[in-house]
RNA sequence: UCGCGUGCUCUGGGGUCGGUGUAAUUCCGAACCGGCGGUGACAGUCCGCGACCCGGUCACAGCAGUGACCGGUUGACCAGGUGGAAAUCCUGGACCGACGGUGAAAGUCCGGAUGGGAAGCGCACGCUG
Numbered sequence: 001u002c003g004c005g006u007g008c009u010c011u012g013g014g015g016u017c018g019g020u021g022u023a024a025u026u027c028c029g030a031a032c033c034g035g036c037g038g039u040g041a042c043a044g045u046c047c048g049c050g051a052c053c054c055g056g057u058c059a060c061a062g063c064a065g066u067g068a069c070c071g072g073u074u075g076a077c078c079a080g081g082u083g084g085a086a087a088u089c090c091u092g093g094a095c096c097g098a099c100g101g102u103g104a105a106a107g108u109c110c111g112g113a114u115g116g117g118a119a120g121c122g123c124a125c126g127c128u129g
């Protein structure tokens, strides 16, 4: 220094003004935000991972439910420029965002959640080369 293993830590940002209205931070106009790893050069929109959601099996359980494991689903970008190389940079114009709640429809408010949690970064230890 590399690889493998074990343990531990960490692990998401954002609603303000105006309009309509009985009522909206939910609609309309303008705002604001962008997890982790990878990729010939920096990514919300490429490739992958995760949260969320759904199903199955098993365990506990009368049911409800809880837990473990396995599986599934999972949004959205173009044009021009520079360059050896960019769907990642620059310019311009677009687009996307779990579930439940709500006096009215939510990426931004409230809630599950002072929760859970993998991928991953880091640290420690062990093993091998």
Stems, first nucleotide, its partner, number of pairs: 003127006010120001016030004031108002033097002035049004044095002053072008077093005099111003
Molecule: FMN riboswitch aptamer (RFN element)
Organism: Nocardioides sp. CGMCC 1.13656